[in-house]
RNA sequence: UCCCCGAUGGUGUAAUGGCAGCACAGAGGUUUUUGGUACCUUUAGUUGGAGUUCGAGUCUCUAUCGGGGAA
Repeated sequence: UCCCCGAUGGUGUAAUGGCAGCACAGAGGUUUUUGGUACCUUUAGUUGGAGUUCGAGUCUCUAUCGGGGAA
C1' cells in the first nucleotide's frame, strides 16, 4: 500500500429491508429470622457521517477502531 471480516444496553449473543429480542449484571418488590434460591416489575443498546428506500441493525459510499491475509 492492497484485499477480506467484524463493531448491537455494563457483559455475552440474536434479529427474511417492516415493533431491536434473550441471558447475565444493575434497580425496586414478593418470599425468607438473615443470606442464597425462586418469582414479579423495571432501567439501559445498533461506532461516526452521507446515500438508496414508504421504511435501514440489515443494502451502498466514506471515516474510525479491532482482527486476519498478500506484497
Record summary
Transfer RNA from an uncultured Opitutales bacterium, 71 nucleotides, folded computationally. It was read from a public genome assembly. The coordinates come from a structure-prediction model, not an experiment, and the mean pLDDT is 81. It matches the Rfam family "tRNA". By type it is a transfer RNA.